[in-house]
Context: one part of a larger RNA
RNA sequence: CUGGGCGUAAAGGGCGUGUAGGCGGUCGGCCAAGUCUGAUGUGAAAGCCCGAGGCUCAGCCUCGGAAGUGCGUCGGAAACUAGUCGGCUGGAGCGCGAUAGAGGAGGGUGGAAUUCCUGGUGUAGCGGUGAAAUGCGUAGAUAUCAGGAGGAACACCGGCGGCGAAGGCGGCCCUCUGGAUCGUUGCUGACGCUGAGACGCGAAAGCGUGGGGAGCAUACAGGAUUAGAUACCCUGGUAGUCCACGCUGUAAACGAUGGGUACUAGGUGUUCGGGGUAUUGACCCCCUGAGUGCCGCAGCUAACGCAUUAAGUACCCCGCCUGGGGACUACGGCCGCAAGGUUAAAACUC
Numbered sequence: 001c002u003g004g005g006c007g008u009a010a011a012g013g014g015c016g017u018g019u020a021g022g023c024g025g026u027c028g029g030c031c032a033a034g035u036c037u038g039a040u041g042u043g044a045a046a047g048c049c050c051g052a053g054g055c056u057c058a059g060c061c062u063c064g065g066a067a068g069u070g071c072g073u074c075g076g077a078a079a080c081u082a083g084u085c086g087g088c089u090g091g092a093g094c095g096c097g098a099u100a101g102a103g104g105a106g107g108g109u110g111g112a113a114u115u116c117c118u119g120g121u122g123u124a125g126c127g128g129u130g131a132a133a134u135g136c137g138u139a140g141a142u143a144u145c146a147g148g149a150g151g152a153a154c155a156c157c158g159g160c161g162g163c164g165a166a167g168g169c170g171g172c173c174c175u176c177u178g179g180a181u182c183g184u185u186g187c188u189g190a191c192g193c194u195g196a197g198a199c200g201c202g203a204a205a206g207c208g209u210g211g212g213g214a215g216c217a218u219a220c221a222g223g224a225u226u227a228g229a230u231a232c233c234c235u236g237g238u239a240g241u242c243c244a245c246g247c248u249g250u251a252a253a254c255g256a257u258g259g260g261u262a263c264u265a266g267g268u269g270u271u272c273g274g275g276g277u278a279u280u281g282a283c284c285c286c287c288u289g290a291g292u293g294c295c296g297c298a299g300c301u302a303a304c305g306c307a308u309u310a311a312g313u314a315c316c317c318c319g320c321c322u323g324g325g326g327a328c329u330a331c332g333g334c335c336g337c338a339a340g341g342u343u344a345a346a347a348c349u350c
Stems, first nucleotide, its partner, number of pairs: 003322004007304002012318001014201004021194003025088006033081002035077008049065006091191001092188003095184005103177007110154001115149007125136002162169002206247006215241002220236004258317006266295011299306002323350003332343004
């Protein structure tokens, strides 16, 4: 001496459920596997180390000793770990009583708006742009009124508000359903944490079959602009966007920050609970729990910044990184209908 790291430098798995495994609260008894200790055997010779000796010295050689992390056997110790037996309640879970919520699935339903259709009024323009043109309109458009059809999305409320593991979730009503929080301290009695594999979920785009299609709109067509304009702007417009079922499995899937537990100044806002004070009552004020923001001390950080929602102080478990390019690649494997995904090099080069 026996790595250092992962917010932005390379590096947290997109997210969960959970198998093996790793790790694990508190008290007592037993055991003695790990652990510690004593004895004994073994640990070949040579070598290393020490002492002595032989070549005139040394290298070299000879003799003796020591050492030999280890292993076996026997005896002993019992703090810790494991095992086993019995107990405990603070971890975890359950019960009971409450609470909030765009959490999920299915069904129904409402109004505004766009478009289209029919009819009325009405006449020459409308539309669009920097300016225009393509386009639409005397076969009556635009505007306006009435009626109808259809699809998609839900203004205001709406909020550094809420819910969810993440992706994500927003009109209203009903049905089914998951989770969370608070209060109580009645019950169980460590039942816990993490989690390689595995399994499930997973935006958008995309794919398959069938439907649907108002608006928007890759591709495409036309009009402009321009030296050109395979663009930006304009007029159109098909996939798609929507629904059902199946597939795909990716993302700046981001807090670019894995999960759990404990500890470590505060201040201020907000959401949902509980208690106290007060009151006719909602408020106000004080205490307290869970969440969500901002500011800030110690500490940390290369700095920026983080700072009880840690990037602080520690422990447990998983994932990942190891110079740039080659390379989110090739080959092979696995998966996929395909698109492709996943796992993942090397030569060469700086």
Model confidence (mean pLDDT): 89 of 100. The part of an RNA shown here (small-subunit ribosomal RNA, central domain) has 350 nucleotides and comes from a metagenome. It matches the Rfam family "Bacterial small subunit ribosomal RNA".